Transfer RNA from a Candidatus Latescibacterota bacterium, 75 nucleotides, folded computationally. Rfam family: tRNA. Its family is annotated with triplet codon-amino acid adaptor activity in the Gene Ontology. The prediction has a mean pLDDT of 82.
RNA sequence: UCCGGUGUAACUCAAUGGCAGAGUGAGCGGCUGUUAACCGCUAAGUUGUAGGUUCGAGUCCUACCACCGGAGCCA
Numbered sequence: 001u002c003c004g005g006u007g008u009a010a011c012u013c014a015a016u017g018g019c020a021g022a023g024u025g026a027g028c029g030g031c032u033g034u035u036a037a038c039c040g041c042u043a044a045g046u047u048g049u050a051g052g053u054u055c056g057a058g059u060c061c062u063a064c065c066a067c068c069g070g071a072g073c074c075a
Base pairs, nucleotide, nucleotide: 001071002070003069004068005067006066007065010024011023012022013021018055026042027041028040029039030038048064049063050062051061052060
């Protein structure tokens, strides 16, 4: 430098172009003699950034950024 993949909650991941969710974790409560386990509730999001297409974009298109993998160049 080129090619491909990934980027969504603190973490791991979903979501047919049509209301952004789950598990874990966190906080609060229930249960228990206590803890753990179990049960319930709550909070937590600029969907990497900037544009574009569309009535409507996490999803499609363009550029860029970060990470992973592959190829190549110089030495």
Record summary:
It was read from a public genome assembly.